[in-house]
The RNA shown here (small-subunit ribosomal RNA) has 1493 nucleotides and comes from Candidatus Zinderia insecticola. Taxonomically the source falls in Candidatus Zinderia (Bacteria, Pseudomonadati, Betaproteobacteria, Burkholderiales). It matches the Rfam family "Bacterial small subunit ribosomal RNA". Rfam links the family to the GO terms ribosome and structural constituent of ribosome. The sequence is in RNAcentral, with records from ENA and SILVA.

RNA sequence: AUUAAACGCUGGCGGUAUGCUUUACACAUGCAAGUCGAACGGCAACAUAAAUUUAUUUUUAAAUUUGAUGGCAAGUGGCGAACGGGUGAGUAAUAUAUUGAAAUAUACCUUAGAGUGGGGAAUAACUAAUUGAAAAAUUAGCUAAUACCGCAUAAUAAUCUUUAUUUGAUGAAAGUAGGGGAUUUGAAAAAACCUUAUGCUCUUAGAAUAGUCAAUAUCUGAUUAGUUUGUUGGUGUAGUUAAAAGCUCACCAAGACUAUGAUCAGUAGCUGGUCUGAGAGGAUGAUCAGCCACACUGGAACUGAGACACGGUCCAGACUCCUAUGGGAGGCAGCAGUGGGGAAUUUUGGACAAUGGGGGAAACCCUGAUCCAGCAAUACCGCGUGAGCGAAGAAGGCCUUAGGGUUGUAAAGCUCUUUUAUCAGGAAAGAAAAAAAUUUUAAAUAAUACUUAAAAUUUAUGACGGUACCUGAAGAAUAAGCACCGGCUAAUUACGUGCCAGCAGCCGCGGUAACACGUAGGGUGCUAGCGUUAAUCGGAAUUAUUGGGCGUAAAGAGUGCGCAGGUGGUUAUAUAAGAUAAAUAAGAAAUUCUUGAGCUUAACUCAAGCGCUUUAUUUAUUACUAUAUAUCUAGAGUUUGUUAGGGAGGGAUAGAAUUUUACAUGUAGCAGUGAAAUGCCCAGAUAUGUAAAAGAAUACUAAUAGCGAAGGCAUUCCCUUGGCGCAAUACUGACACUCAUGCACUAAAGCGUGGGUAGCAAACAGGAUUAGAUACCCUGGUAGUCCACGCCCUAAACUAUGUCUACUAAUUAUUAGAAAUAUAAAAAAUUUAGUAAUACAGCUAACGCAUUAAGUAGACCGCCUGGGGAGUACGAUCGCAAGAUUAAAACUCAAAGGAAUUGACGGGGACCCGCACAAGCGGUGGAUGAUGUGGAUUAAUUCGAUGCUACACGAAAAACCUUACCUACUCUUGACAUGUUUGUUAUCUUGAAGAAAUUUGAGAGUGCUUUUUUUUUAAUUUUAAGAAAAAAGAGUCAAAGCACAGGUGCUGCAUGGCUGUCGUCAGCUCGUGUCGUGAGAUGUUGGGUUAAGUCCUGUAACGAGCGCAACCCCUAUUAUUAGUUGCUAAAUUUUAUAAUUGCACUCUAAUAAAACUGCCAAUGAUACAAAAUUGGAGGAAGGUGGGGACGACGUCAAGUCAUCAUGGCCUUUAUGAGUAGGGCUUCACACGUCAUACAAUGGUACAUACAAAGGGUUUGCGGGAUCGCGAGAUUAUUUAGCUAAUCCCAUAAAAUGUAUCUCAGUCCAGAUUAUAGUCUGCAACUCGACUAUAUGAAGCAGGAAUCGCUAGUAAUCGCGUAUCAGCAUGUCGCGGUGAAUACGUUCUCGGGUCUUGUACACACCGCCCGUCACACCAUGGGAAUGGGUUUUGUCAGAAGUGAUUAGCUUAACUGUAAAAAGAGGGCGAUUACCAAGGCAGGGUUCGUGACUG
Repeated sequence: AUUAAACGCUGGCGGUAUGCUUUACACAUGCAAGUCGAACGGCAACAUAAAUUUAUUUUUAAAUUUGAUGGCAAGUGGCGAACGGGUGAGUAAUAUAUUGAAAUAUACCUUAGAGUGGGGAAUAACUAAUUGAAAAAUUAGCUAAUACCGCAUAAUAAUCUUUAUUUGAUGAAAGUAGGGGAUUUGAAAAAACCUUAUGCUCUUAGAAUAGUCAAUAUCUGAUUAGUUUGUUGGUGUAGUUAAAAGCUCACCAAGACUAUGAUCAGUAGCUGGUCUGAGAGGAUGAUCAGCCACACUGGAACUGAGACACGGUCCAGACUCCUAUGGGAGGCAGCAGUGGGGAAUUUUGGACAAUGGGGGAAACCCUGAUCCAGCAAUACCGCGUGAGCGAAGAAGGCCUUAGGGUUGUAAAGCUCUUUUAUCAGGAAAGAAAAAAAUUUUAAAUAAUACUUAAAAUUUAUGACGGUACCUGAAGAAUAAGCACCGGCUAAUUACGUGCCAGCAGCCGCGGUAACACGUAGGGUGCUAGCGUUAAUCGGAAUUAUUGGGCGUAAAGAGUGCGCAGGUGGUUAUAUAAGAUAAAUAAGAAAUUCUUGAGCUUAACUCAAGCGCUUUAUUUAUUACUAUAUAUCUAGAGUUUGUUAGGGAGGGAUAGAAUUUUACAUGUAGCAGUGAAAUGCCCAGAUAUGUAAAAGAAUACUAAUAGCGAAGGCAUUCCCUUGGCGCAAUACUGACACUCAUGCACUAAAGCGUGGGUAGCAAACAGGAUUAGAUACCCUGGUAGUCCACGCCCUAAACUAUGUCUACUAAUUAUUAGAAAUAUAAAAAAUUUAGUAAUACAGCUAACGCAUUAAGUAGACCGCCUGGGGAGUACGAUCGCAAGAUUAAAACUCAAAGGAAUUGACGGGGACCCGCACAAGCGGUGGAUGAUGUGGAUUAAUUCGAUGCUACACGAAAAACCUUACCUACUCUUGACAUGUUUGUUAUCUUGAAGAAAUUUGAGAGUGCUUUUUUUUUAAUUUUAAGAAAAAAGAGUCAAAGCACAGGUGCUGCAUGGCUGUCGUCAGCUCGUGUCGUGAGAUGUUGGGUUAAGUCCUGUAACGAGCGCAACCCCUAUUAUUAGUUGCUAAAUUUUAUAAUUGCACUCUAAUAAAACUGCCAAUGAUACAAAAUUGGAGGAAGGUGGGGACGACGUCAAGUCAUCAUGGCCUUUAUGAGUAGGGCUUCACACGUCAUACAAUGGUACAUACAAAGGGUUUGCGGGAUCGCGAGAUUAUUUAGCUAAUCCCAUAAAAUGUAUCUCAGUCCAGAUUAUAGUCUGCAACUCGACUAUAUGAAGCAGGAAUCGCUAGUAAUCGCGUAUCAGCAUGUCGCGGUGAAUACGUUCUCGGGUCUUGUACACACCGCCCGUCACACCAUGGGAAUGGGUUUUGUCAGAAGUGAUUAGCUUAACUGUAAAAAGAGGGCGAUUACCAAGGCAGGGUUCGUGACUG
């Protein structure tokens, strides 16, 4: 784009078309083929006339008779019924389309010629009888014809025949109607006769049909390869037919068709055309038109001009109906209509008015052909559902940032119009012929009849339909839906839902903010339709003729030879098959296209033209192809010479090695592995020496080398033999290239027969390894490997690249030659044929290929068409087998695949780093305790954190509080905020109830600021103070209702912020340029170097940014400044660091200095040159001096909604708020982190020495004195000092010295428990810390495993702060004492750079394979079983036709006086052919089928 469509929603009108695509399923009812009386006998019904009779007053009525008239049921006869109408079952050629052909027939029609004489016998109807339910039939009798039968005649012309002379033979006919005057017959009617018309018979030619033959074209399958016996051809005076012919028959021959696809199977009516497409094509064959076939299924003939006959006949079969059960009837694939089937397809209508058909002389009759109407939005076309103005941008709806926006000029309102629909009125064309009547003329005629022709006049005829069309009336009045809105694809928001419900053409949407589901608002598209489904073509260059491909994506056969086939060098002539040109004939009409015309337009219809891409015939041309005949030498081949070679087959042969055997020497092991064991060995191995045997393979040379078609080929020699190359001469003269089928060869393994067997070695055995180990490793070992002969025929048979030919830049290496130049010998340069490596153009998706093409072209062959199923099944061929070759489908997926890119990963590689390992020191894991977590428990044991990166974590302090949890009791605008209204001082004291919150009383109090007024007091006045009243304001409190408050409720996977981690690892990026089709690359890689992407150097890159480093803080040295509360060397005084002086020192805290590879030497890529490294000097400090803060792009949906903030959701007399008590402190157990120990480097006692950094703002640190064993208390209803370099906390401890303990569960260790106390605090029971006395548990150094640390570090020792009423083994800080070790980077872990592989990209915690279990789907096999179809053999043989016929029978002709008889016919019978059917057996195909792949 389209449709003979259907379905869903919706639906105003008209025109034109179309309407069972399915069951060629079955059919009730009606109609669809009749007509002619001018062929005939007749007269049942109707009408007319006449006559008779009866009735009647006449008119008239009734009955009867007469076929007399109009006519006519049934019948005889003629023509028609073979057309028209339907359907598409069959049919792959007995068909169709196109073009030709010869051996034919033809009723009606036209043309031409001739004839139409004379006889005869029957029969239906009818009558009578009989049978039967019916349908129908039988017998006897009567009768006619254009029915039937003889006779005559019948042409130069029909048919046949002949001895070829027109010889002979054969065969016809029908009349009817109109008119007519003489004559004849006749009683009349009428006939003869004449004439006109029309028939009939024979013949001729045509027209138009029909039959027949040929060529070309016309679907799929080779998993259908051979088929055929009347088959192919011939002969025949054979038969048959209208006609050629094996169409049929007899005989003879053995042919005929087929790879250009026979036969078989499947499917199908063919065509003009129709749909689509730019075209070529593809699909299709409804309506209209041409042809064919069929008519319930199968068979058959009859009649006829024509049929093997849709509305005829006979037979068989199935089905339906009637029946008296004896027997009969029927065929809608005609028009309507019914049932059934189906997604699905109309009225049991009108008319012959028109067009056409049949009959008839005609009128006329018939016609479901046809013309019309009805039904259906089924399609196409046209029209309408109103038009203009109209902003308060109404209301309502929807959205909203709450301002508004949108629906929207849309509506309302005002003004106008009236198509359509409704009503009323008018009103066509289609119909003028034929015909009839009258008149005239002409023809014909004896004729003025009749008839025919022409002309004129008159008359009649419409189903549709009172329809089209026209006019008028009223009034916006009667008329809009459907689908879609994530992208493709025009068009968006809100709500609901929450991987549910659902959507979906593809991708895909939906798991609580869905533009994708559902609804609504809005929008988009089309519009009386819209959408969905189905189907065809297009897009699809996705079967590629036009117009694709095959190195790696699917695809080159393993290789060659070669028939057919395809293609083919040069020159000339001829032919004219192809080709080209012209002409002619055809290619039906319709359709398409162009133009014009007619319906108001269009669809539609009409006319003309073009066209129909094709076929045939004739003529012409000869460049090309072809054919024929000649020519040439450039292709190909032969000849001569010659080189190289693991080319092939056969025979012989050599040395080394292995193994075995014999002998000798000799002694305990050998062999084997990662390590072992099995194995061999004292019966003498291994080893060594000598000798011998056997089989197999040929080191070095050796190569990107050589040869061969490929597979493949290697000691050496001999014999036989194939091929290539090179050089030059001669010869042949296109002999060539490719090649379906075919033939030959074809590694390894394997198979058969017979040999052989040293080594190796599937299977097998044993030993190891392992969770297992039917493996890898080891010890053995059989087929096999070898030879001969025969099979198999496959490989990643690979250059994943078919063969041949020509052309297209270079360079290098190498193999085999050649001639010339040249050399001492070489080399270099040229050329032919190979083999390799780079590389330009070009090609390629890229990788890559690139004169050995994957470039540019030509010839031929093979192969491919998404992945899987599957190179499988079935079938077939081959094979001894294994198996090979050929080769599907169902079903299933939306991908599979190629090349390259960036990452990530690797039990890949290279380099480098880190307390990563190693080297060391000390721990954890065992004990007891503390603390956190899990689990369990509980009314609650609140919540969070969960590998590293949770677990002394949030928590720098859970007795109440905290507190979020539980129980109980309470409150509801609320414990807290703002707004509104009203009221009121706030506040304080106090009683009662209650666990308290709270509830309920009593009393005191009446405020603050400002203004105004009044008044009192003081004062001379200004003024000050007090009191009262009124108004306004601020704040507090209370009440009320509503907005709202509140939430440690959920979501860290909606978020902000903050944080952890990789990781203080050295990385992460950008701009411009360049390269690439692109993703991307380059820079950032390479060579050095560094802690470092730090720096240098090289470089299609040049620069830049975030990181590194530095800048900041502390610390180590010095200087300057400043000296109190710090310091005290010197000086003075003093009992005294007690005071004075002092600021040098220490210290404090501010400012400066100092370190930068700066200096020296060596080393350092590539001529010079660098960064840097190593060592040294100096220096307090030396190579970032030490430490801290500082954390790139990003990763982990990492952590946190319970710090805070916040979207959404949830809750609102509760998930909010208050109170009391309880819980977070539980305890079989498990884990983490710590503390203390197990002791002598120690414990205990006494004595003695040296810090740093902090804290204390009066609710603090707290001295001294006294008391207490001690924690502490008292002094204390205020008492030393301190608001801090001043006073206090505050004695540092380890250390050191002395003494004791003497290896023991102890004078170690200190848990647990009891008693008595202290302190804090409303409160110490659950549930605090501490003290004293007593008690005195485990533990004697810790399994597997595992942690920290590289110097003022580890280890060890104490001190302090924050939190805090009280509570520190934790945390954060401080100082004291103070080590050991680092060879080094193989390994473990983590990280960085480069490179490599990848089927990974959620990125190895990836991806992914197989078995098993269960459920389901499709399919192969399958004992068997049920159908279809086809075929062979055989039986059978209805009807019919042909043949024969001795039975029965017979009007016409012959025959006779009459007969008999004959000819011919009928019936019956026999026979040939033959349908259905029976029996038996094959082929093929479709189902079912336990079990099974």